Source information
FMN riboswitch aptamer (RFN element) from a Victivallales bacterium, 122 nucleotides, folded computationally. Rfam family: FMN riboswitch aptamer (RFN element). Rfam describes the family as follows. The RFN element is a highly conserved domain that is found frequently in the 5'-untranslated regions of prokaryotic mRNAs that encode for flavin mononucleotide (FMN) biosynthesis and transport proteins. The sequence was found by an Rfam model in a public genome assembly. Lineage of the source: Bacteria > Pseudomonadati > Lentisphaerota > Lentisphaeria > Victivallales. The coordinates come from a structure-prediction model, not an experiment, and the mean pLDDT is 83.
RNA sequence: GUGGCUUUUCGGGACCGGGUGAAACCCCCGACCGGCGGUACAGUCCGCGAGUCCUGCCCAGCGGGACAGACACGGUGAGAUUCCGUGACCGACAGUGACAGUCUGGACGGGAGAAAAGCAGC
Numbered sequence: 001g002u003g004g005c006u007u008u009u010c011g012g013g014a015c016c017g018g019g020u021g022a023a024a025c026c027c028c029c030g031a032c033c034g035g036c037g038g039u040a041c042a043g044u045c046c047g048c049g050a051g052u053c054c055u056g057c058c059c060a061g062c063g064g065g066a067c068a069g070a071c072a073c074g075g076u077g078a079g080a081u082u083c084c085g086u087g088a089c090c091g092a093c094a095g096u097g098a099c100a101g102u103c104u105g106g107a108c109g110g111g112a113g114a115a116a117a118g119c120a121g122c
Base pairs, nucleotide, nucleotide: 001122002121004119005118006117007116008115009114010113017029018028019027031102032101033091034090035048036047037046038045043089044088051067052066053065054064055063056062057061071087072086073085074084075083093105094104095103
């Protein structure tokens, strides 16, 4: 230096303001937010995780399959849908007195992964 095993720690943000209404952090105007790896620095590229549905098993739980969101233009550069500028767009499930990316809940959960230490090896 490199991959393997074990352990520990870490590991998701956001409705301030106004309008309508009996009632809205759910509607309307406006505001605000952006997990992880890769790659020229990414919510919108490639992939992963979370979520929903189906399914197998020694149904706690683990494995397999399916579904599931969004970007253009200009500039710089060897190289950027990642930087700079402008204008856009997107957001699981369940709940609710009224439709939710932002409230409440599953969740003091899970998790892609990150860091450190130890062990044996090359």